[in-house]
RNA sequence: CCACCGGGAGAGUCGUCACCGCACCAGCGGUGCCGACGCCGAAGGAGCAACCGCCCCGGAAUCUCUCAGGCCAAUGGACCGGAGG
Numbered sequence: 001c002c003a004c005c006g007g008g009a010g011a012g013u014c015g016u017c018a019c020c021g022c023a024c025c026a027g028c029g030g031u032g033c034c035g036a037c038g039c040c041g042a043a044g045g046a047g048c049a050a051c052c053g054c055c056c057c058g059g060a061a062u063c064u065c066u067c068a069g070g071c072c073a074a075u076g077g078a079c080c081g082g083a084g085g
Base pairs, nucleotide, nucleotide: 001085002084004082005081006080007079012037013036014035015034017032018031019030020029021028022027038071039070040069044067045065046064047063051059052058053057
């Protein structure tokens, strides 16, 4: 450095429409697209520079920003552990 196994967080409401279900009075629930504003940081990216080193040159974060990504779940997932090449 690579692949495998296990663990692995955070953050959402509102509204229109459509479909389905319950009800058949008005409503309620679920899903999806769209819109509005909001929110998260642990893929990646970027910034500062704590820190580090073979030290006057380099490497640089769990900090910062949110371009990307994400805010049911799933996927993904920094990082940790295990046994391998």